[in-house]
RNA sequence: UCGAGUCUGGUGUCGCACGCGGCACCGGAGCCGGGGACCCACACCAUCCUGGGGUGAAUCCCGUGCAAGGCGCGGCCGUGGACACGGGCGCGAGGAGCACGGGUAGGGCAAGUCGUGCCCGAACCCGUCAGCUCACCCGGUAGGCGUACGACACCAGAGGA
Repeated sequence: UCGAGUCUGGUGUCGCACGCGGCACCGGAGCCGGGGACCCACACCAUCCUGGGGUGAAUCCCGUGCAAGGCGCGGCCGUGGACACGGGCGCGAGGAGCACGGGUAGGGCAAGUCGUGCCCGAACCCGUCAGCUCACCCGGUAGGCGUACGACACCAGAGGA
C1' cells in the first nucleotide's frame, strides 16, 4: 500500500518468564459477505440456442492459430430380406473451449479537486437452487506487494602483499 480481513477476553503451550511476546483452540466487539416476508418487481405469445447464481474493479468486444462433441453432403465396409443399425474416410458450415495479441466497462496509486504519468482489468465458490426483503438464520475476519534504515550471508570489481 491493495483488501472486510482489525481490536480484545479465556484456556493450554513455547521462549530464562510473574512482567513481554509467539502459536493453537474457544469466545466477544467491530467490519465484511450470503440466505431470508408483506409491499414492489418479474410474469403473456412464437422461434432458436442455452441451466442458473455468488464473492471481486476484474465485464464486454475484435483479430490470429488450434480445436471436442454434434450437424449437412459424398462415398466405403460389416450384419440381416427391403430398409435399418453399426464402424470408419473426405469435404463443408458453424462451434464450447485453449493459447497469443489488441481494446474496453470498471478499479488502484495518503483525504478532496485538477492535470499528467504508471499499473490492474484476475482468480475462486455454490451445485439444478436463491429478485428485493423486517424479524430471523449462516459464513469470513485472509493473502499479497513496495520503500527506507540496520544486521547477516553471498557475489563481483579495484588495489596491495